[in-house]
């Protein structure tokens, strides 16, 4: 100086005017004082609280899965194992496919108790070409031997050499077909049922054998433990997928503040008592008399509707200190209160200073400024976020 890997934090600040909600306080006006977030969201996990329900014990369902700590709990966080990626810091996954069932494009001959297209090898049959034995044929040479004659020629015959055609057989190629063996090689594929070098075969194969991997199984050591080191046996070589049924362990009763609980109108129904057809009541403006109407009416009592009040925020709370723990977190002291509404409230506007951008040599001028918003709380997790900001580490170049 690059290039990167993790953690942590911020999410404009005062000041002034009006506005808005909820509490104190005034007779009143009005004052005073608190008023969004790291995610308040997704509503996914996990707990407090609150009401049902509940002898016990199973079956179904879901969720969850290496191991030892945290914690109220957790699918959450710490540590550590073991795998994968990566030079590395770091990440990322985590019970069983060696119990049983499925399932798996395309390529490729063959994809799950494998498979034979090339290729290799062996057998049979045909082909065709080379050596190679061996019989016939027919030429030509040479050399006995008979005959014939003009005495040097010719003819027959036998043997031996050579060339040529032919037929049988062998042998070793090669080419076709047909039958078999072979998973070394070659192609195809994510993936072809360890490697590697020998033995060994007709070729070949863990078929055998050494070495190395890698599973099982034992033992022994070292760790709480996961596990990991040694070491013995066994050719045991075992594809992938359990975020497909499935097996194995843990764990889970429901419903949720519209929970719940408390006061309690009207209206209608119930229950008790009293009164009334011997006229009680009700209307005719307030009494009386009258006149109509007339079988109920009055009073308590429960339940419960609207309403209200509660639950409601002072908490597993926050910020400092010291103690413990490697850590997550505990613990103890001191410290401060931070929204509580109804589905509504939490805003505007002005100015100063920051901040980022453009334009400028500067003073300056113009513009921006994410995601997103509480409703019983509290612990996690995911998702979304303009701009920054500090740490930590690691790689790789260079100088001292």
């Nucleotide at each position: 100086g690059g290039a990167g890997u993790c953690g942590g934090g911020c999410g404009g600040a005062c000041u002034g005017u009006c506005g808005c909600g909820g509490c104190u306080u005034u007779u009143g006006u009005g004052a005073g004082u608190c008023g969004a977030g790291g995610a308040a969201a997704g509503u996914c996990c996990g707990g407090g609280c609150u009401c049902c329900a509940c002898a016990g014990g199973g079956c179904a369902a879901a969720a969850c899965g290496c191991u030892g700590g945290a914690u109220a709990a957790c699918g959450u966080c710490c540590a550590g194992g073991g795998g994968a990626a990566g030079u590395g810091a770091u990440u990322c996954c985590c019970g069983g496919c060696a119990a049983g069932u499925g399932c798996a494009a395309c390529a490729g001959a063959a994809a799950g108790c494998a498979a034979a297209c090339c290729g290799c090898c062996c057998c049979g049959c045909g082909g065709u070409c080379g050596c190679u034995u061996u019989g016939a044929a027919c030429c030509g040479g040479a050399a006995g031997c008979a005959g014939a004659u003009g005495u040097u020629u010719c003819u027959g015959u036998u043997u031996c050499c050579g060339a040529u055609u032919u037929g049988a057989g062998g042998c070793a190629g090669c080419c076709g077909c047909g039958g078999g063996g072979u998973a070394a090689g070659g192609g195809u594929g994510a993936a072809a049922g360890g490697g590697u070098g020998g033995u060994g075969u007709a070729a070949g194969a863990g078929a055998c054998c050494a070495c190395c991997g890698g599973c099982u199984g034992g033992u022994u050591u070292g760790g709480u433990g996961a596990c990991a080191a040694a070491u013995c046996a066994g050719g045991c070589c075992a594809g992938g997928u359990a975020u497909a049924c499935c097996c194995c362990g843990u764990u889970u009763g429901g419903a949720g503040c519209a929970a719940g609980a408390c006061c309690a109108a009207a209206u209608a129904g119930g229950a008790a008592a009293g009164c009334g057809u011997c006229a009680a009541g009700g209307u005719c403006g307030g009494c009386c008399c009258g006149g109509c109407c007339g079988a109920g009416c009055u009073u308590u009592c429960g339940g419960g509707u609207a309403g209200g009040u509660u639950g409601c925020u002072a908490g597993a709370c926050g910020c400092g200190g010291c103690g413990g723990g490697u850590a997550a977190c505990c613990g103890u002291c001191g410290u401060g209160c931070c929204a509580g509404a109804g589905g509504a409230a939490u805003g505007a506007c002005a100015g100063u200073c920051g901040c980022c951008c453009c334009g400028g040599c500067a003073u300056c001028g113009g513009g921006g400024a994410a995601c997103a918003g509480a409703a019983c709380c509290c612990g996690g997790c995911u998702u979304a976020c303009a701009g920054c900001c500090c740490g930590a580490c690691u790689c790789c170049a260079u100088a001292a």